Small-subunit ribosomal RNA, 5' domain from an uncultured bacterium, 524 nucleotides, folded computationally.
Model confidence (mean pLDDT): 87 of 100.
Context: one part of a larger RNA
């Protein structure tokens, strides 16, 4: 000088950050990832009216609640640092990849099949679930055609796609009211090229302490071939050679996520990695693949194991190191809160759904700032106190009084900006056969605010509600008096106290800081 600080003692107001540094101990409850009817077949129920042979039927609720098949996204974003001394991570470089959604660009999107869910019967099971038969759609699922690019293999030759949805509109054709066929318009499907954007994997140099740690390795160091992966490559496996590291610290063993920075210092440096941003790792513990373009997946699968719950004792459920919360630990760290308005992210043509990311609020003087707790006047130098040589000193213009002021807080109302879109609904242009539909550009209506009783502004009232800690022996600014008597206590350090103590405690007075002020810890 600084802190993510803690503790005493005190505490008015506001901006603006910050808040489990310990047990990666354990977890009740709630939320934290959904979305899509414009991919697709189902389809209730309450309750109303009608009608009834009292059994029930029909509209409406409603093609709506709701599951299910499908797709995209649950690999983002949030959260810890446990592990790791390593191509982890910083720099700087390279060749042997793959990249969902985006953007360009090229060629397509023909013809056909069979099924499985829901649901319907039927079992079993305390329960999670779960089996057996029959039914059905599709952007699911399979084959056929076709193949410019593509892929194998190269002289021939082989091999491999597709899916439609949704809005219009009648120029051709056919019935002709208006629709099929078709046209056109978005979106989406498939092949392949080339960005963009993310990611893998290689290398040189850097990157903490120990020699009371000196010798370490057999897939171990390199070759052939061969698997394997998106891709190099002992990464794997056969054989062959006998290598390779190491005093420029090889193994070992402690410690520890790296980094931009932070802190401190004139600088070299030291020390530190909280918030914030990047980048790894990890998700009860340990192992393990599976889907996908991407995971060996925090709120997904399997299998162990510990642990905790349910059970009808045969079996079964769980993962807060997501956001609020308990419980334990602890000197020590908040709210089981409000909204998707904004920024941002899934999904959806779009409305919009969903978002404990995010914005806000609420608790903490925990930190920096920044105001306030009046001003001006007032000498009788008032009482009191407190010293005293007993005259007086001092506390002290302080204080009463007199004049005035109202920041902030109280109370009264008025009120910006955080809202730009999105939607309607006119012009123009593009695309069209087309004055449709769809895009685009611009005018106009019409809303959309958690925060909010916002921020400023502004009415009333009255000095009114608003100062405290610590320290006075020297270092170090700041001194007397009484208690006490090596007691009884300070004390960073030197030390101080055995009868006049400036040093213990108390008072009166004084310094220094100030909504703080001191100890303790901690780093420079």
């Nucleotide at each position: 000088a600084u802190u993510g600080a803690a503790c005493g003692c005190u505490g008015g107001c506001g901006g603006c950050a910050u808040g489990c540094u310990u047990a990666a101990c354990a977890c009740a409850u709630g939320c934290a990832a959904g979305u899509c009817g414009a991919a697709c077949g189902c389809g209730a129920a309450a309750u109303c009216a009608c009608c009834u042979u009292c059994g029930g039927g029909u509209g409406a609720g409603a093609g709506u609640a709701g599951a299910g098949u499908g797709g995209c996204g649950g690999a983002c974003g949030g959260g810890u640092g446990a592990g790791u001394a390593a191509c982890g991570c910083g720099u700087a470089g390279g060749a042997a990849u793959c990249u969902a959604c985006c953007c360009a660009g090229u060629a397509g999107c023909g013809g056909a099949g069979g099924a499985c869910a829901a649901c319907c019967u039927g079992g079993u099971g305390a329960a999670a679930a779960c089996c057996a038969g029959g039914c059905u759609a599709a952007u699911a699922c399979u084959g056929c055609a076709u193949a410019c690019g593509c892929c194998c293999c190269a002289u021939g030759g082989g091999g491999g796609a597709a899916a439609g949805a949704a809005g219009g509109c009648c120029u051709c054709u056919u019935c002709u009211u208006g629709a099929a066929a078709g046209c056109u318009u978005u979106c989406a499907c498939u092949a392949u090229u080339g960005g963009a954007u993310g990611a893998g994997c290689c290398u040189g140099c850097g990157u903490c302490g120990g020699a009371u740690u000196a010798g370490c390795u057999a897939g171990u160091u390199g070759g052939u071939a061969g698997g394997g992966u998106a891709a190099u490559g002992g990464c794997c496996u056969a054989c062959c050679a006998a290598g390779g590291c190491g005093a420029c610290g090889a193994u070992c063993c402690g410690u520890a996520g790296c980094u931009g920075g932070u802190u401190u210092g004139a600088g070299a440096g030291a020390a530190c990695g909280a918030c914030c941003a990047g980048c790894c790792a990890c998700a009860c513990u340990g192992g393990g693949a599976c889907u996908g373009a991407g995971a060996c997946a925090c709120g997904g699968c399997c299998c162990a194991g510990a642990c905790u719950c349910c059970u009808a004792c045969g079996g079964g459920a769980g993962g807060c190191a997501g956001c609020a919360g308990u419980g334990g630990g602890g000197a020590a760290u908040a709210u089981u809160g409000g909204a998707c308005a904004a920024u941002g992210g899934g999904c959806g043509c779009a409305a919009g759904c969903c978002u404990g990311a995010u914005c806000c609020a609420g608790c903490a003087a925990u930190g920096c700032c920044g105001c306030g707790u009046g001003u001006g006047u007032g000498a009788a130098g008032a009482a009191g106190g407190c010293c005293u040589g007993a005259g007086g000193g001092u506390u002290g213009u302080a204080a009463a009084g007199c004049a005035c002021u109202u920041u902030c807080a109280a109370u009264u109302g008025u009120g910006a900006a955080g809202a730009a879109a999105a939607a309607c609904u006119g012009a123009c242009g593009g695309u069209u056969a087309a004055u449709a539909c769809c895009c685009g550009u611009u005018g106009g209506u019409c809303u959309u605010g958690a925060c909010g009783u916002u921020a400023a502004c502004u009415u009333u009232a009255g000095a009114a509600g608003a100062a405290g800690c610590a320290c006075c022996g020297g270092c170090u600014a700041a001194c007397u008096c009484c208690g006490u008597g090596c007691c009884a206590g300070c004390a960073g350090c030197c030390g101080c106290g055995g009868u006049a103590a400036u040093a213990c405690g108390g008072a009166g007075g004084g310094u220094g800081c100030a909504a703080g002020c001191g100890u303790u810890a901690a780093u420079c």